This is a predicted structure of a 333-nucleotide RNA (Bacterial RNase P class A).
Its Rfam family is "Bacterial RNase P class A". By type it is a ribozyme. Rfam links the family to the GO terms dimeric ribonuclease P complex, tRNA processing and ribonuclease P activity.

């Protein structure tokens, strides 16, 4: 100093003056009020209710290399294979097609088993062509056509037999907690597709806070005791009463619901995700919905967006600001 790779913060802040939620206060007043994604609603949970004795099988959904985090995951860290990149990195829908079934447009003769076109045999003949047969080594087609080459062999040919090299299966040694490595031997190589059915392993009840608890105005309704007081009513019966239980309801009120798998600072243990002591903090809670408006300073602040039970994740969308680390090229010292 040109190219790049990675991965992290912020995403307004002060002053005044108007105005809106919530909590406080007798008031005057004070306090305190969106986000990294509050989104999309993909996954994993808490929390309610419903259903379920317990288990097993089936359907239906789901996960998919291997260890470790984690409350739990498809999340998150290491690590292993692939395959791209000169290199930091980077990307995987990374079990099984050697159970079985399905498909592989177009083009080609043929897509899983085939002879168009060439080679070779053998018959036939108008003598250059027809029939039979054997042949993937040559040509052509395709993304893919019997693993690649070379030798041998053969009428020509061919893993048809060697060897060397590719690939995966199986066993034996070494290494590794394992995925897998590396090294030897064995027999194979008649494709490719599971983001086709399928098979193998493991896993899973449904429905969501408008969930669900609670309270109760209604001279609201059913049922059921009691007639010991009282009232119709002097007496039976029956109302009214009174006690006990069930039920409707109103876009009612109250909980649920804001102190939690909680933020944050620092020691320790771990490569890392992460755990863990100790210390500090508490931070919107409406129910037709509050969180705004204006002026003025600060380059600029306009970006995406706007809580509705709450976590932990992933994925999508962001104008500007700033930062740590690393790669590969040039030139200097």
């Nucleotide at each position: 100093c040109g190219a790049g790779c990675c991965g992290g913060u912020u995403g307004g802040u002060c002053a005044g003056c108007c105005g809106c939620g919530c909590g406080g206060g007798a008031g005057a007043c004070c306090g305190u009020g969106a986000g990294g994604a509050a989104a999309g609603u993909c996954c994993g949970a808490g929390c309610u209710c419903c259903a379920c004795a317990g288990g097993g099988c089936a359907a239906g959904g789901g996960u998919a290399g291997c260890g470790g985090a984690u409350a739990a995951c498809a999340u998150c860290c290491g690590c292993c294979g692939a395959a791209g990149g000169c290199g930091a990195c980077u990307u995987c829908a990374g079990g099984a097609c050697g159970a079985g079934u399905g498909c592989a447009a177009c083009a080609g003769a043929g897509a899983u088993a085939u002879a168009c076109c060439g080679c070779c045999g053998g018959c036939g003949u108008u003598c250059u062509c027809g029939c039979c047969g054997g042949u993937a080594a040559g040509g052509g087609u395709g993304g893919a056509a019997a693993g690649g080459c070379g030798a041998g062999g053969u009428a020509a040919g061919a893993g048809c037999u060697c060897a060397c090299c590719a690939c995966g299966u199986c066993c034996c040694g070494c290494g590794g907690u394992a995925a897998c490595g590396c090294g030897g031997g064995a027999g194979g190589u008649c494709u490719g597709u599971a983001a086709a059915c399928u098979c193998u392993a493991c896993c899973c009840g449904g429905a969501g806070c408008a969930a669900c608890a609670c309270c109760g105005a209604c001279a609201c309704g059913g049922g059921g005791g009691u007639c010991a007081a009282g009232c119709c009513u002097g007496c039976c019966c029956g109302g009214c009463a009174u006690c006990c239980c069930c039920g409707g309801a109103c876009g009612g009120g109250u909980g649920g619901c804001a102190g939690g798998a909680g933020g944050u600072g620092u020691g320790c243990g771990g490569c890392a995700a992460c755990g863990u002591g100790c210390g500090c903090c508490c931070a919107a809670g409406a129910u037709a919905g509050a969180u705004g408006g204006c002026u003025g300073a600060c380059g600029a602040a306009u970006a995406c967006a706007g809580a509705a039970c709450u976590c932990g994740g992933c994925u999508u969308a962001u104008a500007g600001a700033c930062c740590c680390g690393c790669u590969c090229g040039c030139a200097g010292a």
Its mean pLDDT, the model's own confidence on a scale to 100, is 76.